[in-house]
RNA sequence: UUAGAUUAUCGACUAGUCGCCGCCUUGAUGCGCUUAGUAUCAGGGGGGAGGAAAGUCCGGGCAGCAUAGGGAAGGACAGUUGCUAACGGCAACCAAGGGUAACCUUAGGGAAAGUGCCACAGAAACGAAACCGCCAGCCUAGCUGGUAAGGGUGAAACGAGCGAGGUAAGAGCUCGCAACGGGUAUCGGUGACGAUACAAGUAGGUAAACCCUGUCUGCUGCAAGGAGAUAUGUCCCAUUACAGUUUCCCGCUGGGGCUUGUCACAUUAAUCCGCUUGAUCCUACGAGCAAUUGUAGGGCUAGAUAGAUGACUAGAUAAACAGAACCCGGCUUACAGAUAAUCUGACACU
Repeated sequence: UUAGAUUAUCGACUAGUCGCCGCCUUGAUGCGCUUAGUAUCAGGGGGGAGGAAAGUCCGGGCAGCAUAGGGAAGGACAGUUGCUAACGGCAACCAAGGGUAACCUUAGGGAAAGUGCCACAGAAACGAAACCGCCAGCCUAGCUGGUAAGGGUGAAACGAGCGAGGUAAGAGCUCGCAACGGGUAUCGGUGACGAUACAAGUAGGUAAACCCUGUCUGCUGCAAGGAGAUAUGUCCCAUUACAGUUUCCCGCUGGGGCUUGUCACAUUAAUCCGCUUGAUCCUACGAGCAAUUGUAGGGCUAGAUAGAUGACUAGAUAAACAGAACCCGGCUUACAGAUAAUCUGACACU
């Protein structure tokens, strides 16, 4: 210089004018016995979307319901060790695969428990089997038997390769060396696992097929849920002049209800709480390879309820994806542009 790898940060700013939603504060007026406070109006000050606020996929807090304890079913997950409130998340490592490398990817338990499946092609798809070829025999354009070494088909061909022996021809049929997975022993590692040695052995693939093993798992989500309370309804008690009506009663007399009031309960509209001080943020120092965590100091950073966070002008110029609704940790997806750090390869120069 160039080509890459991995991370991190930002993703608008300034001034002016007019607005919107909270908070604090001053004054006036009303209510309130003074105060405390509260309502309206006017003024002042300060705050006001994101890195993903999104998808609502996973986990947790919180809330209500359910629940003696335990189990089954169903569902989710799956290398090891650690982190965490928890997780299907994260970190480091192991194994396999990719890359010259930095580094990246993995639904990464079990196929040596059982069952199933393996399209097309092919003789044959896991049971063994002979299409061509090879060899032997015979009744010789062929038939019978032997043969899995060679050919052909296929994603995959019987599942341990090479050489020698062996044979009619062949074959782990035998032997030597190599390969493979499991076993045993020793060493290293917390562990997954790795290295070495030994003896016996030879097992197609598929579990994002059923299944087996292990771990976790109650249901519903802030329109959760709660507070007082108006209309209204119900129960109890008291009341109900006259008249009327209804019911009980064969009928008269008489009793109860229809009225009103208090208390209690239920509950619609509207209001308030939940609601933002939190597994919080920033800085410094420490523990740890890291994820993460400890201590100290400092900060408060939207809280609406049909839902505010906007518009215009100027600065050469505003433009990506995109808009909070209970909160938090992750994952995934979208994204104009800008910046920084570390590392790798190639080339050139010193």
A computed fold for a 350-nucleotide RNA from Saccharimonadales bacterium (SeqCode), annotated as Bacterial RNase P class A. It matches the Rfam family "Bacterial RNase P class A". Rfam links the family to the GO terms dimeric ribonuclease P complex, tRNA processing and ribonuclease P activity. By type it is a ribozyme. It is recorded under the gene name rnpB. RNAcentral holds the sequence, with entries from ENA. The prediction has a mean pLDDT of 75. Lineage of the source: Bacteria > Bacteria candidate phyla > Candidatus Saccharimonadota > Candidatus Saccharimonadia > Saccharimonadales (SeqCode). The model forms 90% of the base pairs in the Rfam consensus.